[in-house]
Model confidence (mean pLDDT): 81 of 100.
Predicted 3D model of a 384-nucleotide part of an RNA (large-subunit ribosomal RNA, domain III) from a sheep gut metagenome.
Context: one part of a larger RNA
RNA sequence: GAGUAACGUAACUGGGUGAGAAUCCCAGUCGCCGUUUGACUAAGGUUUCCUGGGCAAGGUUCGUCCACCCAGGGUUAGUCGGGAGCUAAGACGAGGCCGAAAGGCGUAGCCGAUGAACAACAGGUUGAUAUUCCUGUACCCGUACAUAUGCGAUGUAGUGACAGAUGGAGCUAAUCAAUCCUCCUAAUGGAUGGAGGUCCAAGCACAAUACGUGUAUCCCAGGCAAAUCCGGGGUGCAAAAGCGGAAGGUGUGAUGGGGAUGAAAGCCUUCGGGCGAGUAGGAAGUUGAUGAUGCGCUGUCUCGAGAAAAGCUGCUAGCUUAAGUAUGUGCGGCCCGUACCGAGAACGAACACACGUGGUCAAGGAGAGUAUCCUAAGGCGAGC
Numbered sequence: 001g002a003g004u005a006a007c008g009u010a011a012c013u014g015g016g017u018g019a020g021a022a023u024c025c026c027a028g029u030c031g032c033c034g035u036u037u038g039a040c041u042a043a044g045g046u047u048u049c050c051u052g053g054g055c056a057a058g059g060u061u062c063g064u065c066c067a068c069c070c071a072g073g074g075u076u077a078g079u080c081g082g083g084a085g086c087u088a089a090g091a092c093g094a095g096g097c098c099g100a101a102a103g104g105c106g107u108a109g110c111c112g113a114u115g116a117a118c119a120a121c122a123g124g125u126u127g128a129u130a131u132u133c134c135u136g137u138a139c140c141c142g143u144a145c146a147u148a149u150g151c152g153a154u155g156u157a158g159u160g161a162c163a164g165a166u167g168g169a170g171c172u173a174a175u176c177a178a179u180c181c182u183c184c185u186a187a188u189g190g191a192u193g194g195a196g197g198u199c200c201a202a203g204c205a206c207a208a209u210a211c212g213u214g215u216a217u218c219c220c221a222g223g224c225a226a227a228u229c230c231g232g233g234g235u236g237c238a239a240a241a242g243c244g245g246a247a248g249g250u251g252u253g254a255u256g257g258g259g260a261u262g263a264a265a266g267c268c269u270u271c272g273g274g275c276g277a278g279u280a281g282g283a284a285g286u287u288g289a290u291g292a293u294g295c296g297c298u299g300u301c302u303c304g305a306g307a308a309a310a311g312c313u314g315c316u317a318g319c320u321u322a323a324g325u326a327u328g329u330g331c332g333g334c335c336c337g338u339a340c341c342g343a344g345a346a347c348g349a350a351c352a353c354a355c356g357u358g359g360u361c362a363a364g365g366a367g368a369g370u371a372u373c374c375u376a377a378g379g380c381g382a383g384c
Stems, first nucleotide, its partner, number of pairs: 011029006030381004038361004044341002048339001049073006058066002078139002080337004086115001090111001092109001096105003120137005140333010150319002155315005163302006170295002174290005180197005199257002203252004211244003214237007222230002261281001266275003303306001347356002363375004
């Protein structure tokens, strides 16, 4: 320079608290976002979460407030995610090959998810956790016992098992309308009009459809041994029966849950009311339309021609009544994560920084639309 620039974009009123209030709390009006300024999460952060207390500093002003300071509290799992199971790229690597040494490469193998496999849903509850606690209803694995009984690879075969684009029919979620229920309109009865609501999972059982598939028998230098399995070949009988079978549906689950609405006793009172308490109790719950980018099935096109292993299912090699398998009952079920933010204040940017940062959900009116405008749920009014 200079007490200058700046203090990063909607408020206003009333009440409360307090030494002190434009700034904290409550209420009302107004405004903003609404493919997001909502909700859930990965990474990352690491207590920032909740409660009580505090205001020196931090907060671009203020501050009784805070992601600040002090103290106490908070994260509950057989089923969610990861491990005790599998493999990819890529690490490591017994033997092995190479190399003055150090070490390099690499087979078997082993580690390694961003993939495959794999058993829990609905409701309630806390100041702070919940598919974890509680209630109800399930499922998976192990183990013991009982009863019955052929069980079975580390081998072999099938399956697992796969691109992109664009269609089809079938569904469901969701939405809309009507119906029904409750309340108000209404100083009383009703007409009328209005507001709100009009639902529920896993599991178990059942019936079907799309769709898939011939069946019996004989033979065989294939599947590193074997095979009744797979593969190859022949014959008989069939050409629709049988068998398999999706999403979804129906029933049950549910004499349950949830549900608009909504008391009273009692206590306090400045007689307005407040707490009790959104507690106890608790109505309706059908039909039609639209209809997904979600679900399962399937067609066509294109060239860049689209993992592996475990698992699962056949088969035998074997194994012998110990085991294993099936059914039932009882008992058991380990380790790690779980708070909170996930961003115009909790992550990366020196900052409470107009920047950057992966995924999921996706309501109404108008609309081709996730555009745009106005709204819902929900969240905010940007710290002078």